[in-house]
Formats: sequence, C1' cells, structure tokens
RNA sequence: CUCUUAUCAAGAGUGGCAGAGGGAAUAGGCCCUAUGAAGCCCGGCAACCGUCAAUUUUAUUGAAAAGGUGCUAAAUCCUACAGGUUAAUAGCCUGGUAGAUAAGAG
Repeated sequence: CUCUUAUCAAGAGUGGCAGAGGGAAUAGGCCCUAUGAAGCCCGGCAACCGUCAAUUUUAUUGAAAAGGUGCUAAAUCCUACAGGUUAAUAGCCUGGUAGAUAAGAG
C1' cells in the first nucleotide's frame, strides 16, 4: 500500500511543557483557539486483540484492566453521489463513496 471482517449519536482533564494554529484530503459551510491551537508528558475513557471464568464449545455471555493498540469539542462537526419523501434546488430518511480504528491475510 491492497484485500477481508467488525465498529464509528456513548465515554474520557480547572494538570505540566510548549506557543499559533486546528477540525483527514479537495470544495462549500459551520465551528474551536492567547480564558492558550498543533505537538510532547502525565492523567483519564473504552474494551478491538490478548487474559480469566462459564457455556448453548471455537462462538456467545460475563469479569478484570497488568500487556498490544486506540481514543480523549461538536454524529466520522455537516454536506458532496444515488434513491425515497416533499410544491421545493430547503428539511427529513435510507444506501453508497471517502475516511478513522481494531483484528486478520497478501
């Protein structure tokens, strides 16, 4: 990098360093930010893998949170493509695309 499967409306800081940007990319919108952005450390959350127990025994349920990840403003911040609804290019609903994370395969 590609493919497969699962999940993506819950949850998590009045901390330290740092010092201007950030919300994936493109476009549009809307936001966050010197009452301190990114990044790093610490803390925290969750429970995908792993661990333990049970069983309908290879998958499901439950427990814990030492280990491997992940996450820690807003639905993946919203929209973009298709369909439905509608008087409607608004709004709403469904699906798709794209993306993120985990586990596995190449």
This is a predicted structure of a 106-nucleotide RNA (SAM riboswitch aptamer (S box leader)) from Saliterribacillus persicus.
It matches the Rfam family "SAM riboswitch aptamer (S box leader)". Rfam links the family to the GO term regulation of gene expression.
Of the family's consensus pairs, 94% are formed in the model.
The prediction has a mean pLDDT of 84.